[in-house]
Model confidence (mean pLDDT): 82 of 100. This is a predicted structure of a 72-nucleotide RNA (transfer RNA) from Pyrinomonas methylaliphatogenes.
């Protein structure tokens, strides 16, 4: 230099056009003499960034950045 994959909640990851979910973690409550475990409720993300397509983009297209891998 070229090619491929990935970037979504604090962490690990789903979701592949119609205003985003799970597990763990966190907060409050219930239960206990008190913890742990268990149960209920909730907070937390303008989906890496900038353009384009579209009535509508996390999703499709182009570019940039970051991470990983391959080729030379």
């Nucleotide at each position: 230099g070229c090619c491929c994959g990935c970037g979504u909640a604090g962490c690990u990851c789903a979701g592949g056009g119609g205003u985003a979910g799970a597990g763990c973690g966190c907060a409050u409550c219930c239960u206990u003499g008190g913890u742990a475990a268990g149960g209920a409720u909730g907070a937390g993300g303008c989906c890496a960034c900038g353009g384009g397509u579209u009535c509508g983009a996390u999703c499709c297209c182009c570019g940039u950045c970051g991470c990983g891998g391959g080729c030379u």

It matches the Rfam family "tRNA". The family's RNA type in Rfam is transfer RNA.